[in-house]
Context: one part of a larger RNA
RNA sequence: CACCGCCCGUCACACCAUGGGAGUUGGCAACACCCGAAGCCGAUGAGCUAACCCGCAAGGGAGGCAGUUGUCUAAGGUGGGGUUGAUAACUGGGGUGAAGUCGUAACAAGGUAGCCGUUCGAGAACGAGCGGCUGGAUCACCUCCUU
Numbered sequence: 001c002a003c004c005g006c007c008c009g010u011c012a013c014a015c016c017a018u019g020g021g022a023g024u025u026g027g028c029a030a031c032a033c034c035c036g037a038a039g040c041c042g043a044u045g046a047g048c049u050a051a052c053c054c055g056c057a058a059g060g061g062a063g064g065c066a067g068u069u070g071u072c073u074a075a076g077g078u079g080g081g082g083u084u085g086a087u088a089a090c091u092g093g094g095g096u097g098a099a100g101u102c103g104u105a106a107c108a109a110g111g112u113a114g115c116c117g118u119u120c121g122a123g124a125a126c127g128a129g130c131g132g133c134u135g136g137a138u139c140a141c142c143u144c145c146u147u
Stems, first nucleotide, its partner, number of pairs: 003110001005107001008103002011100001013097004018092003023087006031079004039072001041070004047065003052061003113134009
């Protein structure tokens, strides 16, 4: 040292990270529609108007101003999507653990040889069917190798 061996999976408990996830709640960049301050530009301008033009003058013209209005447009509002975070009932498997539960699948012909593929079944390891492999024992024969 010596099968009083080795060893498999479910279940239970604890912890760890992780996938899915109704829902909840943020960020970001766009889009559609509504609304639209200030301002530029455009239109209008019956009101106002010292310089320029005409006119002796009254006045007229040009130009300008207020006002009105259109396009562009910041902010804002509404909507359906996109993308990216956080969180989450519930749920899936994974990992870890000295001494938990149930069995006993594999290792000897492991007590039904085992394994591979596939189908069905089952608390779990697994069981059964079909096909395949020997990485199965024993015996016989054949071929070959070493001494």
Molecule: small-subunit ribosomal RNA, 3' minor domain
Organism: Peptococcaceae bacterium